[in-house]
Context: one part of a larger RNA
RNA sequence: CUGGGUGUAAAGGGUGCGUAGGCGGGCCUGCAAGUCAGAUGUGAAAUACCGGGGCUUAACUCCGGGGCUGCAUUUGAAACUGUGGGUCUUGAGUGAAGUAGAGGCAAGCGGAAUUCCCAGUGUAGCGGUGAAAAUGCGUAGAUAUUGGGAGGAACACCAGUGGCGAAGGCGGGCUUGCUGGGCCUUUAACUGACGCUGAGGCACGAAAGUAUGGGGAGCAAACAGGAUUAGAUACCCUGGUAGUCCAUACCGUAAACGAUGAUUACUAGGUGUGGGGGGACUGACCCCCUCUGUGCCGCAGUUAACACAAUAAGUAUUCCACCUGGGGAGUACGACCGCAAGGUUGAAACUC
Numbered sequence: 001c002u003g004g005g006u007g008u009a010a011a012g013g014g015u016g017c018g019u020a021g022g023c024g025g026g027c028c029u030g031c032a033a034g035u036c037a038g039a040u041g042u043g044a045a046a047u048a049c050c051g052g053g054g055c056u057u058a059a060c061u062c063c064g065g066g067g068c069u070g071c072a073u074u075u076g077a078a079a080c081u082g083u084g085g086g087u088c089u090u091g092a093g094u095g096a097a098g099u100a101g102a103g104g105c106a107a108g109c110g111g112a113a114u115u116c117c118c119a120g121u122g123u124a125g126c127g128g129u130g131a132a133a134a135u136g137c138g139u140a141g142a143u144a145u146u147g148g149g150a151g152g153a154a155c156a157c158c159a160g161u162g163g164c165g166a167a168g169g170c171g172g173g174c175u176u177g178c179u180g181g182g183c184c185u186u187u188a189a190c191u192g193a194c195g196c197u198g199a200g201g202c203a204c205g206a207a208a209g210u211a212u213g214g215g216g217a218g219c220a221a222a223c224a225g226g227a228u229u230a231g232a233u234a235c236c237c238u239g240g241u242a243g244u245c246c247a248u249a250c251c252g253u254a255a256a257c258g259a260u261g262a263u264u265a266c267u268a269g270g271u272g273u274g275g276g277g278g279g280a281c282u283g284a285c286c287c288c289c290u291c292u293g294u295g296c297c298g299c300a301g302u303u304a305a306c307a308c309a310a311u312a313a314g315u316a317u318u319c320c321a322c323c324u325g326g327g328g329a330g331u332a333c334g335a336c337c338g339c340a341a342g343g344u345u346g347a348a349a350c351u352c
Stems, first nucleotide, its partner, number of pairs: 004323003007306002012320001014204004021197003025088007033081002035077008049065006091194001092191003095187004104178004109172001110155001115150007125137002163170002209250006218244002223239004261319002264316003269297011301308002325352003334345004
């Protein structure tokens, strides 16, 4: 390379947008690049293959034949691919009407709780645990309780295999504003293949971490002390700093998981639930049909099994990414990126 694969054995990129490229709906028509058919030329000889001949045979050699799958020129065909033109509406998009939503950004507001401060009542304990203790707090009046105040962070119940978002993720509010983002349903007015995928590229991307400036209630790496223990650089307890929060800039990684790339079509059913539409009904409930999302069960089929099963891991299509025994190793070296931490790319010797 071929072949085979990628839920769990090695293997789906963290996610999106999109360039080149690859692939691409129905009908009519032109061309003839690919494609197909014919003709001509060439495709040296030797070799090889087939049929004969000559050395006793063979090797060897001689003669004849076919072929040389290719290339060029030329004449045709027009189904398919391509390309030019025309046309269509089912794919895709726009418009109109309507719904749901923790989708995003910014501002302001709210109540409960923790902590701290002040004041009142009040007196000897509180706290902590294994209901053991100690460190710690408290006669300078703590804990408890009442009133007032400060400040920061998070938003109980509602809450739901509920919703929204490409992923990361998003939860106090009939609050206000913004860009207004995306999905869905109905309609069928408009465009007329405008599509799918997407190497590079660009953007987004939890937590931790980094830089500068703020903020700092609670929690809490590091650290200190008390216990436990043979020891205890831990688990438990008392404290406690970075950090957690905000703004701006970086980092670019996660079991970034559905461990399952995107797209389109098709393939028994049953039962929940979120959001719409239609029918029936006088109307509500109920019922029936349908679109879309999200769960569970299950047939065929698939699978090594587990399991998956219209949200496929089934049957097919197109494109991208990735895998090729374990260790060495996601290491070394180089390159690129980063303030750094480090990240991306990514071997070999050797060994089993």